Model confidence (mean pLDDT): 85 of 100. The RNA shown here (small-subunit ribosomal RNA) has 1474 nucleotides and comes from an uncultured Planctomycetota bacterium.

């Protein structure tokens, strides 16, 4: 420091997610020491048991026992001592107010910083100053006797103190009164002094000593006040009657409405009252670069609490954790009368919970309470235990040791890995374990001895707990856990097959998963490793540092103006802000630095620095800011012009419509894509005329004008706003923004009453259509008009908020105004406004914006924070309603989104091209038939091909064979290749015999020629047979694991590089544009320039001509011969053969064209503009097609999915479709005659002549590996009959019969023949197919395969057309271009209803709760406040009795907790239904 996910790719926005670090953790595996920590976060629920605050006999007064010891004696008794002045309880002092827990309440009575107390207390301790004199009463204990189950208590009688009471004595203390000084921001406050009143004590010890009272000062602690900070919500906007103030009085250590009387009407609050909701607050902690965010366990400070609520008492000091009262809940005892109890101490209990410890040890240490002291007491504390819960440290060895054992992985089988790793050989000796040893943590207190104080010295002691050293033994006890598709480090192999799983995000898994399970192998980390939760960062993703707002989420519809906010020059003051010194505070720990202490760290000392912050003060005056004063630029007034649909009201004018009424008119008139409803003979429509009416205002009219904006438009008139030139001269910051508020606001919609011609939601009716609640069409109410009232939203847009400033220009028109010219006009300069285009820098993700900024700065104010849920829902407030205005959540999703790029698409557009259309010609679709398919049958009807590119396709030729299917029979290293091992001696060929349909299975004997090959002396390899194990075989299966071969777009022109430029970038140019062309074919322009695959050329055929050559082809001449024939000599001219070669290139001429490419015409010429034809097929698409042509990985199969064999299917047949044949007939049929090709084939073979048969076909064989011989008749044509338009002399199906060939062998299931028979069909719906010339059409020939079998397929020539005006339409397809929400790319996306399941929210009759207000009932304890007849030692009066002060009991009253009745308000649960 970042990354990963939207997209075909890009930038951009943005969301969500990952790597960090942390932690009081929990959970999963796993665990060897040790240290320092640290450990009920949930139920402030509930608690057994024990312990956590007592001490002091040097305040007092009492005062045992158990035992031991004497004595006495009724030997089990009493008396003594000792125990002992001990246990003990009580009186009184001190402490129990600390120490210790918890965080439930509190958003301020709290807490942090700084101050204030002139408004306050303070027990114990320090330090000054004094001082204690005289009396008295009484009560626990304790004894006697009650009451009670207990707790506990009543009456008697009696006693101590440092208990309590009088009195005395006493100021510097306290209150009155008075006088004088010093100081203070005030109330005041101190200080001197005079007078007068009032208040004190205690003792106790053997001495020393400890203690008491009074004043005062300290130190420490505390109470109170004050300013500033201190969470979240406005879907919480108004709150408050002790409420704010005053006077009095009461209260308190104290001020104070802290309480009361009584007055006054105040206080608070948008700088957020009041209300809700959450929260203990700091030092700090985590985290971060800071700033900031979250957090307050553990430690320390502070507040609050103590079963819930309420009370006060006692006391320096509590409204008191383990103290009292009283109320309530829950418990526990009980004799049923009535009692007792609080763990939020320390262990420890059940219960809750993912979860959190032992009913340990000690007061030796540090601290605390009493006590002169020794000393008790201390779950504070100081140890140990438990829990890897954290952090830190150590160890589980260390060396050597193989081209590297086993094992296990993996493998191309050749290795490779795990790996120096192991074993094995030295060594070493940490923790653990066992044995031994001493020194610390111990210094204090005691005693004694010194000392003027601090002290000093010496003796005997004080450990709960733990570290340390040393020796023994021995590699011996000690490593798991996660991860390996990207992010992220680390990879194979098997299993599973969208199962089963994984999963932070993206996303794997559907037979080859580095993502899922195992394993082997790696990487991380380490006694821990991962998982989950939470926090913070990464997130600049609330942005002070640090963000936006045209289109991404986001500018309010617009003024106007209140709080705020911010605000020109110039001077002088003040000094709040601000800056700079000084001082005070910031507790300590924490965090830092730096040294030191535990072997190191962690942990602890100790010093510093820090603590960024407050508050005092001394000073500075540039800035902001107050205060004064000036000043004209902003800003405003005023004068003179000026443009304009600016606005309100009132009148007015013409076209137009309609509708009345009246004339012509007479049949249609409207409408429409075409119709139809509609209107019309009761006279429309058209027309003429006259009259109502109610809305709009043509031409000008503009890219123009004016308003804030919404908006404004016939033409006059009233009344008014604003605006812009020009000019003078005042005021003199009066300014700019504006949260709330007030205002105006398009249509549509509301309400009352007008108005209603035209248009027209609803609605009616007629077309459309699969429907057509729609688009057309005929009708038509609201509306729309006017007034007046609501409403308050719009893509109310420039998707751009208002002001001011600066920042290049051009150019177009709108107002003013100057200057130029004598003057005006026009033209030119020029200056202010305002309204458009293009555009520099700039900015922007781009698109674009650019003086009218989206650019540079300023002020303000609105607004936005992933998408959906949702601009909803709830509450509120607005509205007559409709609704508005304000605004979430649950749930879900990992994207949604901007702008741009490629494509691809459009019932987009422009150029074009093709048998695409069109214009011709022949045809399919009907019919019989033949051939593939579909579908069904079947025991099989093998498979496969499936739009166009599957169907006469793979198959150029299924009776068996083919063959893969089927059934039945057979066989197992197998038909076949190649190893291995072990055994045999044969092995090949012909023949017999048995079974059988063969295969195949037994058996038999015989011939015959042999008995291979290498190497051989041998001898052995090899070969064969059986048999074993590797394997073999497979047309099983995956063409979505491949090769390779093909089809398809498409012979359509086009698909790319390289460099360079342009873009953030994906990409672009290039290859666009003008032109031309079959053609990105070529020229021209041009940020490109050039090259490649394709096109085109080169190859082959053909079409002319020429050289060479002259058999088997030819035959002009010349010679022979034949009825005849190139039949012979012979020719080499032609023709043809088959090899070179020529030619055609827009070359040449005219014209159009840009002088170009190029094109149009013409010459010549056998051919003209690529002459016909073919082979050639770009980068690519179609997971097209093929594992059955062949290779091939991966998976199955192995007495079967192999392999042989027989017979059977593959040829089935109610039906569908595709390619064809071969008809319907005269351009024909049929018979007879008679011409003319080309290409090709032929030895397993064509096969002549000739005979034979009505044929197919037979006999028979001449010739001929063929330019020589054969296949071989070419056919249509043409020539003459002959049929005459019929199911025919047209068609030939179907059947019968009877034959021919091939073939081992035509039933299933051949092809031909001959006689007979003679279906269907008379030109074929909707629809479709092929063909632009030697083509279509048509008619014959040949050839693969092949025994045989062609209507198919591939080739051959024969005769031989029409027609193309021309590019709107249909199919395809190129280029540009244009929209896109599409990219699996329009077969694309995608939207809403509806059904089933399931989730979250909302509304609900309402019913359950929590919290809170409020009115009234009613009131415990207790404090106060009256009464206080009943009770009463201490003082007074009195000899006494008895009084009296004074006190308590009781009783009444205010207040007031629980709690009772009504009513409210706020929050949640539930809830049929919806």
């Nucleotide at each position: 420091a970042g990354a990963g996910u939207u997209u075909g790719a890009u930038c951009c926005u943005g969301g969500c997610u990952c790597a960090g670090a942390a932690c009081g953790a929990a959970c999963g595996c796993u665990g060897g020491c040790g240290g320092c920590g640290u450990g009920g976060c949930u139920a402030a629920g509930a608690c057994a048991u024990g312990c956590a605050a007592g001490u002091c006999g040097a305040a007092c007064g009492c005062g045992a026992a158990c035992g031991a010891g004497a004595a006495g004696c009724u030997u089990g008794c009493u008396u003594u001592u000792c125990a002992a002045g001990u246990a003990g309880a009580g009186u009184g002092g001190c402490g129990a107010a600390a120490g210790g827990g918890a965080g439930a309440g509190u958003a301020a009575u709290g807490c942090a910083u700084a101050g204030u107390u002139a408004a306050c207390g303070u027990a114990c301790c320090c330090g000054g100053g004094g001082c204690a004199c005289a009396g008295g009463c009484a009560u626990a204990g304790c004894u006697g006797u009650g009451g009670g189950a207990a707790a506990c208590u009543g009456c008697a009688g009696g006693u101590a103190a440092u208990u309590c009471c009088u009195g005395a004595u006493a100021u510097u203390c306290u209150c009155g009164a008075g006088a004088g000084g010093u100081c203070g921001c005030a109330u005041g406050a101190c200080c001197u002094u005079u007078c007068g009143a009032g208040c004190a004590a205690a003792g106790u010890u053997c001495c020393g000593g400890c203690g008491g009272c009074c004043c005062u000062g300290g130190a420490g602690c505390g109470g109170a006040c004050u300013a500033u900070g201190u969470g979240c919500u406005a879907u919480c906007a108004g709150c408050u009657u002790g409420u704010u103030g005053g006077u009095g009085a009461g209260g308190u250590a104290a001020c104070g409405g802290c309480u009361c009387a009584c007055c006054a009407a105040g206080g608070c609050u948008c700088a957020g009252a009041c209300g809700g909701c959450u929260a203990c607050c700091g030092g700090g902690a985590c985290u971060g670069a800071g700033a900031g965010g979250u957090c307050g366990g553990c430690c320390c400070g502070g507040c609050u609490c103590a079963u819930u609520g309420g009370g006060a008492c006692u006391g320096a000091g509590a409204c008191a954790c383990u103290g009292c009262c009283c109320a309530g809940a829950c418990u526990c005892c009980u004799a049923c009368g009535g009692g007792g109890g609080g763990c939020u101490g320390c262990a420890g209990u059940a219960a809750c919970g993912a979860a959190u410890a032992u009913u340990c040890c000690g007061c030796a240490a540090u601290g605390g309470g009493c006590g002169c002291a020794a000393g008790c007491c201390u779950g504070a504390c100081g140890g140990a235990g438990c829990g890897a819960c954290g952090c830190c440290g150590c160890g589980u060895g260390c060396a050597g040791g193989a081209a590297g054992a086993a094992g296990u992985c993996c493998c191309u089988c050749g290795g490779g890995a795990u790996g120096u790793a192991a074993a094995c050989u030295g060594c070493u000796g940490u923790c653990a374990g066992g044995g031994g040893c001493u020194a610390g943590a111990a210094a204090g207190g005691u005693u004694c001895a010194u000392u003027u104080c601090g002290g000093u010295g010496a003796a005997a002691u004080u450990g709960a707990u733990c570290a340390g050293c040393c020796c023994c033994a021995g590699a011996g006890g000690a490593a798991g856990c996660c991860a390996c598709g990207g992010c992220u480090a680390a990879c194979u192999u098997c299993g599973u097959g969208c199962c089963a799983g994984c999963a932070g995000c993206c996303g794997c898994g559907g037979u080859a998963a580095u993502a899922c399970g195992a394993a082997g192998g790696u990487g991380g980390c380490a006694a821990g490793c991962g998982u989950u939760g939470u926090u913070c960062g990464g997130a600049a993703u609330c942005a002070c540092u640090g963000g936006g707002c045209u289109u991404g989420a986001a500018g309010g519809g617009c003024g106007u103006g209140u709080a705020g906010g911010c605000g020109g020059c110039c001077a002088g003051g003040c000094a709040a802000g601000u800056c700079a010194g000084a001082g005070g505070u910031g507790a300590a720990a924490u965090c830092c630095c730096u040294c030191g202490g535990c072997u190191c760290a962690a942990c602890c000392g100790a010093g510093g620095a820090a603590u960024u912050g407050c508050c005092u003060u001394u000073g500075a005056a540039a800035c902001u800011g107050c205060c004064u004063g000036g000043c004209u630029u902003g800003a405003g007034c005023u004068g003179c012009g000026u443009a304009g649909g600016g606005g309100u009201c009132c009148g007015u004018g013409g076209a137009a419509c309609u509708c009345u009424c009246g004339g012509u008119g007479g049949a249609g008139c409207g409408g429409u894509g075409g119709a139809a409803u509609g209107c019309g003979u009761a006279g429309a429509u058209a027309u003429c005329g006259a009259g109502a009416g109610g809305a709009a205002c043509g031409c000008c009219g503009a890219u123009g004008g004016u308003g804030a904006a919404a908006a404004c438009a016939g033409c006059g008139g009233a009344c008014u706003g604003g605006g812009c030139g020009c000019a003078u001269g005042c005021u003199g910051a009066c300014g700019c923004u504006g949260a709330g508020g007030c205002g105006c606001g398009a249509a549509a919609g509301c309400g009352u009453g007008g108005g209603g011609a035209g248009c027209a939601a609803a609605c009616g009716g007629g077309a459309u259509u699969a429907g057509a609640u729609a688009c057309c069409c005929c009708g038509g109410u609201a509306g729309u008009c006017c007034a007046c009232g609501c409403u308050g939203u719009a893509a109310a847009c420039g998707a751009u908020g208002u002001g001011c400033a600066c920042u290049a220009g051009g150019u177009c028109g709108a107002g003013g105004g100057g200057g130029u010219u004598c003057u005006g006009a026009a033209g030119c300069c020029u200056c202010c406004u305002g309204g458009g285009c293009c555009g520099a820098a700039g900015c922007a993700a781009a698109a674009g914006u650019g003086u009218u900024a989206a650019g540079u700065g300023c002020a303000c104010c609105g607004g936005c924070u992933g998408g959906g849920g949702a601009g909803u829902a709830c509450g509120g407030u607005c509205g007559c309603a409709a609704g508005g205005c304000u605004a979430a959540a649950a749930c879900u999703c990992a994207a949604a989104g901007g702008a741009a790029u490629u494509g691809a698409c459009g019932g987009g557009g422009g150029c074009u091209c093709a048998c695409a259309c069109a214009a011709g010609c022949g045809g399919u679709g009907g019919a019989g038939c033949a051939u593939g398919u579909g579908g069904u049958u079947c025991a099989a009807u093998u498979c496969c091909a499936g739009g166009c590119a599957a169907c006469g396709c793979g198959c150029a030729g299924g009776u068996c064979c083919u063959u893969u299917c089927c059934u039945g029979g057979g066989u197992u290293u197998g038909a076949c290749a190649u190893g291995u091992a072990c055994g045999g001696a044969u092995g090949c060929g012909c023949c017999c015999c048995u079974g059988g349909a063969a295969a195949c299975a037994g058996g038999g004997g015989g011939c015959g020629g042999u008995u291979g090959c290498c190497c051989u002396u041998g001898a052995g390899g090899u070969g064969c047979c059986c048999u074993u194990g590797a394997a073999a075989c497979g047309u099983g299966u995956u063409g979505c694991a491949u090769g390779g071969c093909u089809g398809u777009c498409g012979u359509c022109a086009g698909c790319u590089c390289g460099u360079g430029u342009c873009g953030u970038g994906a990409g672009a140019u290039g290859u666009c544009g003008g032109g031309u062309u079959a053609a990105g074919u070529c020229c021209c322009a041009u940020a490109a320039c050039g090259a490649g695959c394709g096109a085109a050329a080169c190859c082959c055929c053909u079409g002319u001509c020429g050289u060479u050559a002259g058999u088997u082809g030819c035959c002009a001449g010349c010679g022979g011969g034949u009825u005849a024939u190139g039949c012979c000599g012979g020719g080499a001219a032609c023709u043809c053969u088959a090899a070179c070669g020529a030619g055609a290139c827009u070359g040449c001429c005219g014209g159009u064209g840009u002088u170009a490419a190029a094109c149009c015409g013409g010459a010549g010429g056998a051919a003209g503009g690529u002459g016909g034809g073919g082979a050639c097929g770009a980068c690519g698409u179609c997971a097209a097609g093929u594992c059955a042509u062949c290779a091939u990985g991966g998976c199955c199969u192995u007495u079967a999915u192999g392999c042989c064999c027989a017979g059977g299917g593959c040829c089935a047949c109610a039906c569908a479709c595709g390619u064809g044949c071969u008809a319907c007939a005269a351009u024909g049929g049929c018979g007879u005659g008679u011409a003319c090709a080309g290409a090709g084939c032929g030895a397993c073979g064509c096969g002549a002549g000739g005979c034979c048969g009505c044929g197919a076909g037979g006999c028979g064989g001449a010739g001929c590996a063929a330019a020589u011989c054969g296949c071989a008749a070419a056919a249509a044509a043409c020539a003459c009959g002959c049929c005459c338009c019929a199911g025919u002399u047209c068609g030939g199906a179907u059947u019968g019969c009877a034959g021919u060939c091939u073939g081992c062998a035509a039933c299933u299931c051949g092809a031909c023949u001959g006689c007979a028979u003679g279906a269907a069909g008379u030109u074929g719906g909707a629809a479709u197919c092929g063909c632009u010339a030697g083509u279509a059409a048509u008619c014959c020939c040949g050839g693969a395969u092949c025994a045989g079998c062609a209507c198919g397929c591939c080739g051959g020539g024969g005769u031989g057309a029409a027609u193309a005006c021309g590019u709107u339409c249909c199919c395809g397809g190129g280029c540009c271009u244009u929209g896109u929400a599409c990219a699996c790319a329009c077969c694309g996306c995608c939207c809403g209803u509806c059904a089933c399941a399931u989730c979250a929210c909302g509304a609900a009759a309402g019913u359950c709760g929590g919290c809170u207000g409020u009115a009234c009932c009613g009131g415990a304890a207790g404090c106060c406040a009256g009464u206080g007849g009943g009770c009463u030692a201490a003082c007074c009066c009195g000899c006494a009795a008895g009084g009296g002060a004074g006190g308590c009991a009781a009783c009444u009253g205010u207040c007031c907790a629980u709690g009772g009745u009504g009513u409210g308000g706020u929050c949640g649960g539930c809830g049929a239904u919806u």
RNAcentral holds the sequence, with entries from ENA.